[in-house]
Model confidence (mean pLDDT): 79 of 100. The RNA shown here (Glycine riboswitch aptamer) has 114 nucleotides and comes from Azospira oryzae. The organism belongs to Azospira, within Bacteria.
RNA sequence: UAUUUGCCGUCUGGAGAGCGGCCGGCCGCAAUGCGGCGCGGCCCACCGAAGGGGCUAAGCCGGCGCCGUGGGGCGCAGGCCGAAACUCUCAGGUACAAGGACAGGGGGAGAGGC
Numbered sequence: 001u002a003u004u005u006g007c008c009g010u011c012u013g014g015a016g017a018g019c020g021g022c023c024g025g026c027c028g029c030a031a032u033g034c035g036g037c038g039c040g041g042c043c044c045a046c047c048g049a050a051g052g053g054g055c056u057a058a059g060c061c062g063g064c065g066c067c068g069u070g071g072g073g074c075g076c077a078g079g080c081c082g083a084a085a086c087u088c089u090c091a092g093g094u095a096c097a098a099g100g101a102c103a104g105g106g107g108g109a110g111a112g113g114c
Stems, first nucleotide, its partner, number of pairs: 001113001007108002010105004018044001020043005025037005045094003051090001052088003059080003063076005
């Protein structure tokens, strides 16, 4: 000490889907019932944008077969690697709040370079 890609903090924006039912706990009340809870368990219905799982093409590996004088080439199945806002719905979520992939602004640290 500039730029790029990542990392950390912060600000702004940010979708979807039941204010579901039952039981329990706590609190309140006009009390054998009612109401409330960023409480717990179970059940049904849904959502995909915390996180997580899956794979397409290409590439690589050896095996088999064919072609070629040879270097090699072609094909077949198998394995490895390999994405996503696709997909799964494990987790999470389904009024408000919180969270939220991602995008933009601004800041910081470090690596590298000089």